[in-house]
Molecule: small-subunit ribosomal RNA
Organism: uncultured Flavobacteriales bacterium
């Protein structure tokens, strides 16, 4: 000095793995919107598709003949217009020379010495240019043109005559050519260089202005090329073998030259796993883009090379071509045609059509640079230089600058209505003038060539001076004037990612790069306001690199995430112990050559800056050469013993192979004993059995497997191996340290072995047992269970080659703390203990790991070799190939689709998991409900309406604690439109109200009458107008508040600390204990908060205080009686304050907390009873109809008033109750005792009347005073088991009360009537003590009441709890999980439907490259050549041979498209069937294999743990 950034998305959350996506840069771009200027660059990426028109390669008269034409001159002829002659000039065409092989275009082909780089050619060529040497002599005849004639539409062609040359030919001369000889030097193998001699052959050209330009040969140089070689330079192995001129040799031919380049002959080689051949794709490089770099991608523009020129072939000419604007042939296509024939090739510059998302002018000039030609002037040049078009890219400039607020105004937008924002923005003031407009000036590029003059030297060249020449262009640039004047958009604003609100919409319309938005308050859609980013641009799309360490060389992994081959042997390959010497290939160092230029970088410079350009340097990380170094690696040689192997001795084991033997059990047979069952299951049945089973005894036979020993054991490479004995084979280990001397490790291909199932052939067959059959179970049961049972299981031989073939962990070596158990061996020792080696386990440190975990048997630290992985699904599938008898195995994709799929761990929730513990949860009891009648609520139905809400528990006598009107929200009808109330303002009036009448159902309407106060300011009131209305309309899923429930369950959390990468854990767990997370003990926790408990209220005892309306023991008065009175303050009571209970005491147990005890004491005892009190939270639980409130909706109505109706309907169903079914009762008579409440539009004593409800009169009491006011009970009587003297429904009649009014639709009374019902199926509810049960009383609401409801009050007053297995709910700990909307979860497969891509398929179509055969143009080469032809050398036509483009044909192969039908696959809001998996998923699951079945799947055999639980029971039990 250079130099590396991440984010979103799997989950409830976390860490990891892993993919997808984004932010950056780039482009020959395109598209959308927009657009002021300039500079520099770039511009058919597609159809190497087809092309109209013009131009792109000509030049030379100083090589040649020479004409048309024209000028001058004069003459001649003449039809009066021309012709001829002399002289000058002289186009086009022609002969000849040079060029046309350069320049320019394109990228088809090409995977190749094509390109790049470095070399070689002793194996070569090179026109023009430079240098050197030598030479340029003598002859010859032709052919174009021109002229004449002819053919043809044309293109063009034919014949005749004549002619020149730097055209052509002959001869001479000449060597560094060729051959031979002699001798010299050198090298690099073949050889090279130079000298001399002999022989042979081969040259030339002239023009001119006399300056000059040319010609021939040879050599050298330069330039340009050719050939060869090393190295480098795509993908596919689902392409593994290829090759006949093929590989080599000899000879010849050919070539500039080497060469199988070609031919003949000979040999049989050559290439290939370090990838031949084949297929696909592709011009290569300098470089460009990106990247920190290494890399990755690309090969436009510029430069170099290659290839091509309509397609294919083949040659000619030439220095050079197998030739873009040359020729020939074939083919396709286009055009002309007189139909006979002809013409053509823009991948040159413009331009056209077509294709396409897409790419420009039929421009100017040769002024410059460069090229061709020429002596030159010059000519030509779509090379080039310029201009035009295009925001295509890069760079620069501008669209103004400064000042300017009180909240500027207005507008738009938002709003909490205060305001905010647009916004210093504008207006306005001052200033500037880039740009613009107008005018004026105005370049450089020109050094020059050429011309003229001069200088130097001998020509000629060089130099100097002057003159001429500019397309761009009157451009750049400069000056003056004018005037803010001419100039801003695009995208975005949910997160990533800078930027937010309102309205509209309502899972619609739409957005979207990923995650995802939208189902009525959307910062995510559309619009608006505002904001952010960039800016003459901004976005989008496409593509590349980056981010992506996501192919990992730098720089990844493989126990469980994807990934270790099933195991071993082993060729190639890779890697390899100690030491010495040599060598120097690798390696390292400096040096030399090369690495074109441009580009990149640095410095400097030029355009006002920049882009751009120039100069210089550096760099180009490469390759080659030579020199040196020698540590390491390699190579060579030698040595060594520690790696490895061998040997000796010993020992171990379910190691293997083949054989012999054994007993138990089972089954079968025979015989005996014996009798009715056996067997089997959750329970059964099928089955067996009186023809005698099961059981039992004896004997016999058969096959298979080997109890105990036995283990967390041992052996083996793995699979695997188990009765005993001997045989054969192998191995490990220990000890010895004798032998070899690195002989080793690993191991792609390859080979061998390889559980179970399965296959073939032959045996065998006891038991077990797929399939199958039957019986059960079940909704079904192709299963689980049961009874049978075939293959198979067993043996021999041969296949198969796969498994959860697992330690899910390849092999080898070395190193790194420890403790401990077992197995084998050694040393020491009597033994024990100790110690060494090998093996098998457990725990643990460091370290590693995402974690779980691993931890000398590594998943640690290192090295070597091999296998394998790169998101999920599709799929281990398809196709192809190989193997197999088959089953199938091995190898192994793609389209398409998803934004994840995963691993480990965490917190929950859940489990037909476990443990512990609670609760009227069960059990034990008592009483109910479910049956009846009625009441009431709900559903349903009905209706004009039956208003609305509440719906498992947690709706249903609930909101409603009072529906005849009202209430009322519903319906019908009649009406009103600023309203019912209130307030403010203004105007106006003196109303209003009351009364009466009419109308009406009423509301309302109409009419009449009457009529305020006053301090004169006004008050009051009405009317009108304005502003604020109203809505029980919607949304409880926008909300507040309130409430239910889990649950009065014991929990829920925090701070600090500690542990963990983290979610999180710890605390809060454990051991005890409790009603309790109550307390104690222990403890990486220590404390704390909300809950629990306590504090509060009632109740139970006592005390104190107080003593009226309450009380009355004592004293007195008094009554029929009575606290009625005086009095009393003791008691009861009232109501205030206190006391009391705290496991305090005793005993026992216990560390403690605490528990136990009929303990003591006490009114009360272990929370004394009851109430109030409800943690964090859950159910989007309930309520917009109590109320409040956001938003939306209605406004002569969804508001308001009124009448009537409805909310009370009634085939039904359910909930909650009441009354009963009777004798523990009913009825009648008598008689006693509460508490808590209520009471003035009230409670009502008492009296009278009425059978009664009640009515009338009437005292007291706003209440400890008066009153409402008890029942069961008790005493006595009666009824006697019946649908009754039970029961009271229903209905008739008659009344009474409230009320405007009891018809719909009230209560009560009397009388009559007297229904169902005789204790209630399945099922289900409440209650643990003053409780249940039973009895009445009161109150709220309320005119009255449908109250049997609700809320309270007291009276009488039980039974039972062994216990926690089970049901329900809950708490704690633990375990599994694929659940987290949390088991009402998740999820699998068939079938049905739609869409998509794909495989097979009788075939059909197209393309490709080869092969065989036939044919075969032009052309080269060869042969022939009787014909033509020669002035000379010659030559040619024709015919023909080889080769060949092309064509035809045949059989195969490869690739693609399509195809009736068919196979599976993927995706898709709500389809069908089941329930396979996740919990022990209800039969643990999974792997391989076989069979079976609608489907998931089931079963058999073997294997795995990636299975829970270990106990007591378990038929099934879905969503």
């Nucleotide at each position: 000095g250079c130099g590396g950034a991440g984010a979103g998305u799997u989950u409830g959350a976390u860490c990891c793995u892993g993919g997808c996506u984004c932010a950056g840069g780039a482009u020959g771009a395109a598209c959308g919107c927009u657009a002021g200027c300039g500079g520099g660059a770039g511009g058919c990426c597609u159809a190497a598709c087809a092309c109209a028109u013009g131009c792109a390669a000509g030049c030379c008269g100083a090589g040649g003949g020479g004409u048309a034409u024209u000028c001058c001159g004069g003459g001649a002829a003449u039809u009066a217009u021309u012709u001829c002659c002399g002289g000058g000039a002289g186009a086009g065409a022609c002969c000849g020379g040079c060029g046309u092989a350069c320049g320019g275009g394109u990228g088809c082909g090409c995977a190749g010495c094509g390109c790049g780089u470095a070399u070689g050619c002793a194996a070569c060529u090179u026109g023009c240019c430079u240098c050197u040497g030598u030479c340029c002599c003598c002859g010859g005849g032709a052919c174009a043109g021109c002229c004449c004639g002819g053919g043809g539409a044309a293109a063009c062609c034919c014949g005749g005559a004549u002619u020149a040359a730097u055209a052509c030919c002959g001869g001479a001369u000449a060597a560094u050519a060729u051959a031979c000889c002699g001798g010299g030097c050198g090298g690099c193998a073949u050889c090279g260089c130079g000298c001399g001699g002999u022989a042979u052959u081969a040259a030339a050209a002239g023009a001119u202005u006399a300056a000059u330009c040319g010609g021939a040969c040879a050599g050298a140089g330069a330039u340009a090329g050719g050939c060869a070689u090393g190295c480098g330079u795509a993908g596919g192995a689902u392409u593994a073998g290829u090759u006949a001129g093929u590989u080599g040799g000899u000879a010849a031919g050919g070539c500039a030259g080497c060469g199988g380049c070609u031919u003949a002959c000979c040999a049989a080689g050559a290439c290939a796993g370090u990838g031949a051949u084949c297929c696909u794709u592709a011009g290569g490089g300098g470089g460009c883009c990106u990247g920190a770099g290494a890399g990755g991608g690309c090969g436009a523009a510029c430069c170099c090379c290659c290839a091509c020129a309509c397609u294919g072939g083949a040659a000619c000419u030439g220095a050079g071509a197998a030739a873009c604007g040359g020729a020939c042939c074939a083919g396709a296509c286009u055009c002309c045609u007189g139909c006979g024939g002809g013409a053509g090739g823009c991948a040159g510059c413009a331009g056209u059509g077509a294709g396409g998302a897409a790419u420009a002018u039929u421009g100017g000039a040769c002024a410059a640079u460069g090229g061709g030609u020429g002596c030159a002037a010059g000519c030509c040049u779509g090379a080039u230089c310029c201009a035009g078009c295009c925001a295509u890219c890069c760079c620069g400039c501008g669209u103004g600058a400064a000042g300017g607020a009180c909240u500027a105004c207005a507008g738009c937008c938002c709003u909490a209505c205060g305001g905010g924002u647009u916004u210093u923005a504008a207006a306005c003031u001052u200033c500037u003038u880039u740009u613009g407009u107008a005018c004026a000036g105005g370049a450089a590029u020109a050094a020059a060539c050429c011309g003229c003059a001069c200088u130097a030297c001998g020509c000629g060249u060089a130099g100097u001076g002057c003159c001429c020449u500019g397309a761009a262009g009157g451009u750049a640039c400069u000056g003056u004037a004018c005037g803010a004047a001419u100039a801003a958009g695009c995208a975005u604003c949910g997160g990533c990612u800078g930027a937010c609100u309102c309205c509209g919409u309502g899972c619609c319309a739409g957005c979207a790069g990923c995650c995802g938005c939208g189902g009525u308050a959307a910062u995510a859609c559309g619009g608006a306001g505002g904001a952010u980013g960039c800016g003459a641009g901004c976005g989008u799309u496409a593509u590349c690199c980056g981010g992506a360490u996501u192919u990992a060389u730098u720089g990844g992994g493989u126990u469980u995430a994807a990934a270790g081959g099933g195991u071993c042997c082993g060729c190639a390959g890779g890697c390899g112990g100690a030491u010495a010497u040599g060598u120097a290939a690798g390696u390292c160092a400096g040096c030399g050559g090369u690495g074109a230029a441009a580009u990149c970088c640095u410095g400097c410079g030029g355009c006002u800056c920049a882009a751009c350009c120039g100069c210089a340097g550096a760099a180009c990380u490469g390759c080659c050469g030579a020199u040196g170094a020698u540590a390491c690696u390699g190579c060579a040689u030698g040595u060594c013993u520690u790696g490895a192997a061998u040997g000796g001795c010993g020992c171990u084991g379910a190691a293997g192979c083949a054989g012999c033997c054994g007993g138990a059990a089972u089954g079968u047979g025979u015989a005996g004993u014996g009798u009715a069952g056996c067997g089997g299951u959750g329970a059964a049945a099928u089955g067996c059995a009186u023809a005698g089973a099961u059981a039992u005894u004896a004997c016999a036979c058969a096959g298979a497997a080997c109890a105990c020993c036995a283990a967390u054991u041992g052996c083996g490479a793995a699979g695997g191996c188990a009765g005993g004995c001997a045989g054969c084979u192998a191995a490990a280990c220990g000890c010895c340290g004798a032998u070899u001397g690195a002989c080793g490790c690993u191991g792609a291909g390859g080979g061998a072995c390889g559980a179970a199932a399965g296959c073939g052939c032959g045996g065998g067959g006891a038991g077990c047992g797929a399939a199958c059959a039957g019986g059960a179970u079940u909704a079904g049961a192709u299963a689980c269970c049961c009874u049978g049972g075939u293959a198979g299981u067993c043996c021999g031989c041969g296949c198969c080659g796969u498994a959860a073939a697992c330690g899910a962990u390849g092999g080898a070596u070395a190193c790194c703390c420890g403790c401990u158990u077992c197995c084998g061996g050694g040393c020491c020792g009597u033994a024990a203990a100790g110690u060494c080696c090998g093996g098998a386990g457990g725990c643990u440190u460091a370290g590693c790991g995402a974690a779980a975990g691993c931890a000398u048997u590594a998943a640690g630290u290192a090295u070597c070799c091999c296998g394998c992985c790169u998101g999920g699904g599709g799929a281990g599938u398809a196709c192809g190939g190989c193997c197999g008898c088959a089953a199938g195995g091995c190898u192994g994709a793609a389209a398409c689709u998803c934004a994840a799929a995963g691993g480990a761990a965490u917190u929950g929730a859940c489990g037909g998991g476990g443990g512990c513990c609670c609760g009227c949860a069960c059990a034990a009891g008592c009483g109910g409900u479910g049956g009846a009648g009625c009441a009431u609520g709900u559903g349903g139905u009905u209706u004009a309406a039956u208003u609305c809400g509440a719906u498992g528990a947690u709706a249903c006598g609930c909101g409603g604690g009072g529906a005849a009107c009202c209430u009322u929200a519903c319906c019908a009808g009649g009406g009103c439109u600023u309203a019912a109330a209130u307030g403010a303002a203004a105007a106006c009036c003196g109303g209003c109200g009351u009364a009466u009448g009419c109308u009406g159902a009423a509301a309302g309407g109409c009419a009449u009458a009457u009529u305020u106060c006053u301090u004169c300011g006004g008050a009051c009131g009405a009317u009108u107008u304005u502003c604020a209305a109203g809505g029980u309309g919607c949304u409880g899923c926008a909300u507040g508040g309130u409430u239910g429930u889990c649950g009065u369950c014991a929990g829920c959390u925090c701070g600090u600390g500690c542990c963990g990468u983290g979610a999180g854990g710890u605390g809060u767990c454990a051991g005890g204990u409790u009603a309790a997370g109550u307390c104690c003990u222990a403890u990486a926790a220590c404390g704390a908060g909300c809950g629990c408990a306590a504090c509060c209220c009632c109740u139970u005892u006592c005390a104190u205080u107080a003593g009226u309306u309450g009380c009355c023991a004592u004293c007195g008065c008094g009554u029929a009686a009575a606290g009625g009175c005086g009095g009393g303050a003791a008691c009861u009571c009232u109501a205030a304050u206190g006391a009391g209970a705290c496991u305090g005491c005793c005993g026992g147990u216990g560390c403690a907390a605490a528990c136990c005890g009929a303990g003591a004491g006490g009114a009360a005892g272990g929370c004394g009873g009851g109430g109030a009190u409800g943690a964090c939270g859950u159910c989007a639980a309930a309520u917009c109809a109590u109320c409040a409130c956001g938003g939306c909706c209605c406004u002569u109505a969804c508001g308001c008033c009124c009448u009537g109706g409805g909310c009370c309907a009634c085939a039904c169903a359910c909930g909650u109750g009441c009354u009963a079914c009777a004798a523990u009762g009913g009825c009648c008579g008598g008689u006693a005792c509460a508490g808590a409440g209520g009471g003035c539009a009230g409670c009502c004593a008492g009296u009278g009347c009425g059978c009664g409800a009640g009515c009338a009169c009437g005292a007291g009491c706003g209440a400890a005073u008066c009153u409402c006011a008890a029942a069961a009970g008790c005493c006595g009587g009666u009824c006697u088991c019946a649908g009754u003297u039970c029961g009271g429904a229903u209905u008739g009649g008659a009344g009474u009360c409230u009320g405007c009014a009891a018809c719909c639709c009230g209560g009560c009374u009397c009388u009559a009537u007297g229904a169902a019902g005789c204790u209630g199926g399945a099922a289900u509810c409440g209650c643990u003590a003053g409780u249940a049960a039973u009895c009445g009383c009161a109150g709220a609401u309320c005119a009255g009441c449908c109250a049997u409801g609700c809320u309270g009050c007291g009276g009488u007053g039980a039974a039972u709890a062994c216990g926690u297995u089970c049901c329900c709910g809950g708490g704690c700990c633990u375990u599994g999980u694929a659940c987290a909307c949390a088991c009402c979860g998740c999820c699998c497969g068939u079938c049905a439907a739609g869409c998509c891509a794909u495989g097979g398929a009788a075939g059909c179509c197209g393309g490709g490259g080869g092969u065989g055969c036939c044919u075969g143009a032009a052309g080269c080469c060869g042969g022939u050549g009787a014909c033509c032809g020669u002035a000379a050398c010659a030559g040619g036509a024709g015919c023909u041979g080889u080769c060949u483009a092309g064509g035809g044909u045949a059989a195969a192969c490869c690739c693609g498209g399509u195809g009736a039908c068919u196979g599976g696959g993927g995706c898709u809001a709500a389809g069908u069937c089941g329930u396979a998996a996740c919990a022990a998923g209800g039969u643990a699951g999974c792997c391989g294999u076989a069979c079976c079945g609608g489907a998931a799947g089931g079963u058999g055999c073997g294997g795995c743990u990636g299975g829970a639980a270990c106990a007591u029971c378990u038929c099934u039990u879905u969503u």